Source information: The RNA shown here (c-di-GMP-I riboswitch aptamer) has 87 nucleotides and comes from Dethiobacter sp. Its Rfam family is "c-di-GMP-I riboswitch aptamer". The literature on the family includes a 2007 paper in Nucleic Acids Res by Weinberg et al., "Identification of 22 candidate structured RNAs in bacteria using the CMfinder comparative genomics pipeline". Its family is annotated with cyclic-di-GMP binding in the Gene Ontology. Its mean pLDDT, the model's own confidence on a scale to 100, is 80.

RNA sequence: UGAACUAAAAGGCAUAAUUACUGAAAAGUAAUGGCGCAAAGCUACAGGGGCUAAGCGGUUAAACCGUAAUGCCAGCCAGCUACUGGU
Repeated sequence: UGAACUAAAAGGCAUAAUUACUGAAAAGUAAUGGCGCAAAGCUACAGGGGCUAAGCGGUUAAACCGUAAUGCCAGCCAGCUACUGGU
C1' cells in the first nucleotide's frame, strides 16, 4: 500500500410512532424519537427486485375492473467510494 474477515474507542446515520407541510397515492421534507446499521455514505437511464396508480379505456354515475410510470423505495439485492483498531 492492497485484499478479505472482524470489532466498536472517538464519532456517524436514524426504524416504528406522533405532529406539520407537499403529493392522487406510494412516498418525501422538518421536529421529537431510537429499532437497528461497519458503509443505514452516494447511485433509481449500470443492473435486478419491490411499492403506488395519476392518466387513458370500460362502467349511466360512483364503487369497481383493465392498462400503465415518465412517480416512489438504496434501512431489498446490487454497483461505486470510504474513517479507526485488530487478524